Predicted 3D model of a 348-nucleotide part of an RNA (small-subunit ribosomal RNA, central domain) from an uncultured bacterium.
Context: one part of a larger RNA
RNA sequence: CUGGGCGUAAAGGGCGUGUAGGCGGCCGAGCAAGUCAAGUGUGAAAAGCCUCGGCUUAACCGAGGCAUUGCACAUGAAACUGCAUGGCUUGAGUGCAGGAGAGGGAAGUGGAAUUCCUAGUGUAGCGGUGAAAUGCGUAGAUAUUAGGAGGAACACCAGUGGCGAAGGCGACUUCCUGGACUGUAACUGACGCUGAGGCGCGAAAGCGUGGGUAGCAAACAGGAUUAGAUACCCUGGUAGUCCACGCCGUAAACGAUGGGUACUAGGUGUGGGUAGUUCACACUAUCCGUGCCGCAGCAAACGCAAUAAGUACCCCGCCUGGGGAGUACGGCCGCAAGGUUGAAACUC
Numbered sequence: 001c002u003g004g005g006c007g008u009a010a011a012g013g014g015c016g017u018g019u020a021g022g023c024g025g026c027c028g029a030g031c032a033a034g035u036c037a038a039g040u041g042u043g044a045a046a047a048g049c050c051u052c053g054g055c056u057u058a059a060c061c062g063a064g065g066c067a068u069u070g071c072a073c074a075u076g077a078a079a080c081u082g083c084a085u086g087g088c089u090u091g092a093g094u095g096c097a098g099g100a101g102a103g104g105g106a107a108g109u110g111g112a113a114u115u116c117c118u119a120g121u122g123u124a125g126c127g128g129u130g131a132a133a134u135g136c137g138u139a140g141a142u143a144u145u146a147g148g149a150g151g152a153a154c155a156c157c158a159g160u161g162g163c164g165a166a167g168g169c170g171a172c173u174u175c176c177u178g179g180a181c182u183g184u185a186a187c188u189g190a191c192g193c194u195g196a197g198g199c200g201c202g203a204a205a206g207c208g209u210g211g212g213u214a215g216c217a218a219a220c221a222g223g224a225u226u227a228g229a230u231a232c233c234c235u236g237g238u239a240g241u242c243c244a245c246g247c248c249g250u251a252a253a254c255g256a257u258g259g260g261u262a263c264u265a266g267g268u269g270u271g272g273g274u275a276g277u278u279c280a281c282a283c284u285a286u287c288c289g290u291g292c293c294g295c296a297g298c299a300a301a302c303g304c305a306a307u308a309a310g311u312a313c314c315c316c317g318c319c320u321g322g323g324g325a326g327u328a329c330g331g332c333c334g335c336a337a338g339g340u341u342g343a344a345a346c347u348c
Stems, first nucleotide, its partner, number of pairs: 003320004007302002012316001014201004021194003025088004030083002033081002035077003039073004048066007091191001092188003095184004103177007110154001115149007125136002162169002206247006215241002220236004258315006266293011297304002321348003330341004
């Protein structure tokens, strides 16, 4: 000496579920596999270290001892781990009583607005821009009134508000359905944590088949701008955006921060409960969530700071100079697009 790390320097898997595995609460008695003790055997010789000796010395050589950290056997110890056993309730779960929520799926309904159609009024413009033009309009537009059609999205409420594992979820009603929270302490009695593989979910775009298409709008066309303008601006406009079913499996999938448990000053908002006092408002206490500020501590700094990036333990994933390169080759997956796994030469 026997790694150090992962918010921003390279590095947290997009998110769950769970197999193997790893790790695991309190008490009693037991076994003795791990562990520990002393012992026996073995651990070749040479080499090494120590002492002594032989060549005039040394190198070299000889002798004795040590060491050989190991393995095996038998004996013993029983705190810890393990195994088997009996029990416990605080971890975990169930029950019961409650309230909250854009959590998910299906069906139905509604109003505002845009567009289009029909009809009325009405007349020369409308639209658009920095300014224009393309475009629309005397075959009557724009504006305005009434009626109708259809698709998509749900103003206000709306809030560092809520819910969800993440992606994500926002009109209303009904049905089906998941989870969390609070209170209680009736039940089970460690049933737990994590999780390589596996399986499932997974925005947008994209793909397949069939539908739908109001608005918007890649591509495309035209008008401008410009030296040019394959753009930014304008007029149009098709895929697509929407629905059903099936693929794809990616993202600045971000808190750029994996999950779990415990501990560690405070202050101040806000959402959901409970208890006390109260007529109520309010206040106090407490649990769960969500923000801001801030001490110790941490940090290269920025900052983090009970929602930790603090103090510890358990499990998983990942990093190891830049480029080459998330490329090539091969495998697996995909209809394809491509995804996933993932180098090297060379070079600085």

The coordinates come from a structure-prediction model, not an experiment, and the mean pLDDT is 88.